Source information:
The prediction has a mean pLDDT of 81. A computed fold for a 104-nucleotide RNA from a Cytophagales bacterium, annotated as SAM riboswitch aptamer (S box leader). Taxonomically the source falls in Cytophagales (Bacteria, Pseudomonadati, Bacteroidota, Cytophagia). Rfam family: SAM riboswitch aptamer (S box leader). Gene Ontology term of the family: regulation of gene expression. From the family's description: The SAM riboswitch is found upstream of a number of genes which code for proteins involved in methionine or cysteine biosynthesis in Gram-positive bacteria. The sequence was found by an Rfam model in a public genome assembly.
RNA sequence: GAUUUAUACAGAAGGGUGGAGAGACAGGCUCUGCGAAGCCCUAGCAACCUGAUAGCUAAGUCAAGGUGCUAAUUCCUGAUUCCUAUGUUGGAAGAAUAUAAAUU
Numbered sequence: 001g002a003u004u005u006a007u008a009c010a011g012a013a014g015g016g017u018g019g020a021g022a023g024a025c026a027g028g029c030u031c032u033g034c035g036a037a038g039c040c041c042u043a044g045c046a047a048c049c050u051g052a053u054a055g056c057u058a059a060g061u062c063a064a065g066g067u068g069c070u071a072a073u074u075c076c077u078g079a080u081u082c083c084u085a086u087g088u089u090g091g092a093a094g095a096a097u098a099u100a101a102a103u104u
Base pairs, nucleotide, nucleotide: 001104002103003102004101005100006099007098008097013042014041015040016039017038021031022030023029025078026077027076028075043070044069045068048066049065050063051062052061053060074096080092081091082090
């Protein structure tokens, strides 16, 4: 890098360094010198893998070792489709993306 499965309306921030960008992509919208990204430290959230326990078809409970995450629903929309009020609206299911686990 590729494939498969699961999840994505919940949750959780301070400091140092740095010095202009960031939110995957495109459009929108937003954040940002009252300090962006990146890097470091500390704290926290969650519970996919893992460990313990219970049970055994399983669900469950506890812990937090491996990851992940800590503005906005994955910030919103994206190709398709349903409805009628034909829309700067609402819904379905999907694509794409992210993360985990497994395989390659």